Predicted 3D model of a 73-nucleotide RNA (transfer RNA) from a bacterium.
[in-house]
RNA sequence: GGGCGUGUAGCUCAGCUGGCAGAGCGUUGCAUUCACAUUGCAAAGGUCUGCGGUUCAAGUCCGCACACGCCCA
Numbered sequence: 001g002g003g004c005g006u007g008u009a010g011c012u013c014a015g016c017u018g019g020c021a022g023a024g025c026g027u028u029g030c031a032u033u034c035a036c037a038u039u040g041c042a043a044a045g046g047u048c049u050g051c052g053g054u055u056c057a058a059g060u061c062c063g064c065a066c067a068c069g070c071c072c073a
Stems, first nucleotide, its partner, number of pairs: 001072007010025004019056001027043005049065005
C1' cells in the first nucleotide's frame, strides 16, 4: 500500500425484513443473616466510533474518515 471483518451500558455481547435501545456479569439501594456469603426485589448507567447521504422514520441501508483484528504484498 491492497482486501476482508469488527465498533451498541463499566466488561462480554444480542438487536431479524429500517419502526419503543436490550440481556448476562458488574455497580448502588432494600430485604434476608449475629455478621459475611448466597438468594430475592428494585434502581442507576447509552452522542449505538465520528461526519455526511437516503427515508415519514436509521443501531440497522449507502459514502467517507478514525480505531482495532485477520489476510496479501

It matches the Rfam family "tRNA". The family's RNA type in Rfam is transfer RNA.